Record summary: Model confidence (mean pLDDT): 78 of 100. Predicted 3D model of a 162-nucleotide RNA (Lysine riboswitch aptamer) from uncultured Angelakisella sp. It matches the Rfam family "Lysine riboswitch aptamer". Rfam 15.1 lists 3,224 matches to the family in 1,923 species. The source organism's lineage runs through Bacteria, Bacillota, Clostridia, Eubacteriales and Angelakisella.
RNA sequence: UGGUAGAGGUCGCGGGUUUCAUUAGUAUCUGCCCCAUACGGCGCGGGACGCCGGAGCAGAGAAAGGGAAAACCGCCGAAGUGAAAAGCUCCCCCGAGAGACUUUUUGCUGGGACGCAGCAGAAUAUGCUGCGGACUGUCACAGAAACUGUGGAGAGCUAUCA
Numbered sequence: 001u002g003g004u005a006g007a008g009g010u011c012g013c014g015g016g017u018u019u020c021a022u023u024a025g026u027a028u029c030u031g032c033c034c035c036a037u038a039c040g041g042c043g044c045g046g047g048a049c050g051c052c053g054g055a056g057c058a059g060a061g062a063a064a065g066g067g068a069a070a071a072c073c074g075c076c077g078a079a080g081u082g083a084a085a086a087g088c089u090c091c092c093c094c095g096a097g098a099g100a101c102u103u104u105u106u107g108c109u110g111g112g113a114c115g116c117a118g119c120a121g122a123a124u125a126u127g128c129u130g131c132g133g134a135c136u137g138u139c140a141c142a143g144a145a146a147c148u149g150u151g152g153a154g155a156g157c158u159a160u161c162a
Stems, first nucleotide, its partner, number of pairs: 001162006009076001012075004017070004028060005034054002040052004044095004079109009089099001110136002114132007138152006
């Protein structure tokens, strides 16, 4: 220098399946009644085209994303996240914007929990980001040992092979 194999945690990381709660008595549909109405309203904007709207009461009544549990699967930059580029979605034509997803490049983060703040979210769940003080693993240095203190970062650490 390169290869291989490992460790951190019993809340390590991620994935899909099943079930459950929430979303929500919401969206939507039907009936009654009232209002508006084709010169109106709706479909991201315009054109074309298509469709018909709103309130109240009654009945019926979801889903997606996100979450929990169990087992399973893949793993230890596992993974997450910022930026840029490309692709894809939106299609009758033109013009887009945002979001979601995929890939590449690059930056940051050792790990999980807790507290505060912000963003997303229906949400007090949860996720992400920043800050904080502890905990924990690892290496370096110092101290007389167990251990303690200070500091660093996973492109690290340990073992092993060439």